Predicted 3D model of a 262-nucleotide RNA (Bacterial large signal recognition particle RNA) from a soil metagenome. The sequence is in RNAcentral, with records from MGnify. The coordinates come from a structure-prediction model, not an experiment, and the mean pLDDT is 76. Its Rfam family is "Bacterial large signal recognition particle RNA". Rfam classes the family as a non-coding RNA gene.
[in-house]
Formats: sequence, structure tokens, C1' cells
RNA sequence: GUGCUAGACGGGGAGCCAGCGGUGCCCUGUAACCCGGAAUCCGCUUUACCGGGGUUGAAUUCCCACCCGCGGGCUUAGCGGGCCUGGUUUGUCGACGGAUAAGUGGUGUUGAAGGUCGGGUCUUGUACGACGUCAGCCUUUUGAACCCGGUCAGGACCGGAAGGUAGCAGCCGUAGAAAGAAUCUGACGGGUGUUGCAGGGCUACCCGGCUGGAGCCGGCUGUUCGAAGCGCUCCAGGGCAGCGGUUCAGAGGUGGGUGCAC
Repeated sequence: GUGCUAGACGGGGAGCCAGCGGUGCCCUGUAACCCGGAAUCCGCUUUACCGGGGUUGAAUUCCCACCCGCGGGCUUAGCGGGCCUGGUUUGUCGACGGAUAAGUGGUGUUGAAGGUCGGGUCUUGUACGACGUCAGCCUUUUGAACCCGGUCAGGACCGGAAGGUAGCAGCCGUAGAAAGAAUCUGACGGGUGUUGCAGGGCUACCCGGCUGGAGCCGGCUGUUCGAAGCGCUCCAGGGCAGCGGUUCAGAGGUGGGUGCAC
């Protein structure tokens, strides 16, 4: 140098399994062969996917050891930190409620507490007002073919006549209809009123008069009592992620090892 062979053509974690490997899930990674099979699984048995085809091939690619540690599993030996549930809630704790009036603050002889009288806030009725709805009054238009009124030409009827009767059209009105409408009148209505009158209720709040003659209020601090489970803490339990521990370990790195024939 040529040809060939063992080997290689991805590996790993959890899970499944008596175990091994594969399909499926996840991680890593690529220069990562092709076809068929398989989670109600598939194949195999320590040489532990099966069947068929192909490429490369003695080394940057095969085999072994060590380093490093992507990622996964376990963690009630551990560490501190959130979260959730419970406690007739452990606490000189906070928050909450009551009492007190020592301090402080406010108020009070320009008159406190208390007493008494009156009024208001509340409520019922009623009157009045405002508002709204409807109707009337009013204005305009239209307007009854007959079954509305008046006057009723012509014509009709009665009559010997004088005269009389009913009455169409027209004209004048009216009922009705439509539209409008400032005021006025009436009826009705209510989450209507800075209103009047009468009654009720009330001591809860406010205002005022009289009396009284020195306290009153309770914001903050203090003291004290209570209730609750709202916050913190404590106790018990659960779960979460992180750190640490342990286990497996991809890729990468270092070192070493491995043929045959000509």
C1' cells in the first nucleotide's frame, strides 16, 4: 500500500419488567444508515430487541479507565423560606369593644352637669300651592243626501176661494269630527312642597327660654376588664420551590488498549 475481519453506524434518565432491550415520554446531542414490527405492548434470557438490506472499518470514528457534570430519580438524617388547614388560641403582643379620668388636649363664671318648658327633625289627616293627565270653555277648518233646527224659492197636497199643511235644493245655524291653544273652570293622581291648620309620637338628636352654680368631653398616653380569632407569635398537620446529601449519568476532556492475509 491492497484486500478482509471483530467492532461501529448515537447515548442516557424515569417508567414498564423477574430481568435485559426496543416502541412510547423526557434530557443531551448530531458527521448520528435504510425498511417492517410493537402500551389492552413487542422481542429476548446474562453474548438478553427481532427479521431483512446497506455503509464504514483497526482508528479524531472501535474498546477500557479517570476527570468534569447537561439532565433525571430518592430525601421522615438535614437547612432556612413562602403557601394552605386547624386550635372553646400559648402571648406583660397588635387590632377591636367597654370602663376609668392620673397625664395631655378641648370646652366652661361671656355660665358646666343636672332640672324644667317650648320648638324642630318623625308620622296621620286636611287646606293651599306647584306639577302631570283627562274633560269643559275658547279659536280655526270641515260639517249631516234623508233618518238635526230655523227660513224654506220652485214644485206637491187639501180647499170653491180665502187660506192651510208637509217639505227637497239653497242660505243661516247646530250635533259630530279633526287640529290648536296663553289664560280660566272642574275631576283625578303621587318616592310632590323651605307652606298653613289640627292630631299623634318621642326623649334618639338638634335649637331656644328659665333655673342652677362648677364642672363636662373622652381625641392621644396611662390603668383595667372583656370578647373575638382579624394580624403577628406559638402548637399540630399538609404541601411547594430552593440549598445540601445521595444515586444514575448525556455531551466534552485526558490517558491507555485492539487484529488477519498478501